[in-house]
RNA sequence: GUCUUAUCAAGAGUGAACGAGAGACCGGGCUCAAUGACUUCACAGCAACCUGCAUGUCAUGCAAGGUGCUCCUACCCGCAAAGCGAUUUCGCUUUGAAUGAUAAGAA
Numbered sequence: 001g002u003c004u005u006a007u008c009a010a011g012a013g014u015g016a017a018c019g020a021g022a023g024a025c026c027g028g029g030c031u032c033a034a035u036g037a038c039u040u041c042a043c044a045g046c047a048a049c050c051u052g053c054a055u056g057u058c059a060u061g062c063a064a065g066g067u068g069c070u071c072c073u074a075c076c077c078g079c080a081a082a083g084c085g086a087u088u089u090c091g092c093u094u095u096g097a098a099u100g101a102u103a104a105g106a107a
Stems, first nucleotide, its partner, number of pairs: 002106007013043005021032003026078004044070003048067003051063005074099001079096007
């Protein structure tokens, strides 16, 4: 890297370095950004999965060892279905899919 399964509306920042865009791809919006974003390092924190412990019918709680994470719902929408409102087209809500991210396992 590929496949499978699960989860993704909660949670959690300071310092330093770097120096221009970043928020997965593409498009339309919208946020952050020289009052330094993004990324990297150090320390700190959070608790999604694995792990350990306790209780246990499902499950819940504690810990923080392994990964992970610490602006905005995966920032929102774009594909489909249902409903509603307007009746050209559209708009709103809900659900699902696709894609993405994380974890565990498998060949």

The RNA shown here (SAM riboswitch aptamer (S box leader)) has 107 nucleotides and comes from Thermaerobacillus caldiproteolyticus. Taxonomically the source falls in Thermaerobacillus (Bacteria, Bacillati, Bacillota, Bacilli). Its mean pLDDT, the model's own confidence on a scale to 100, is 85.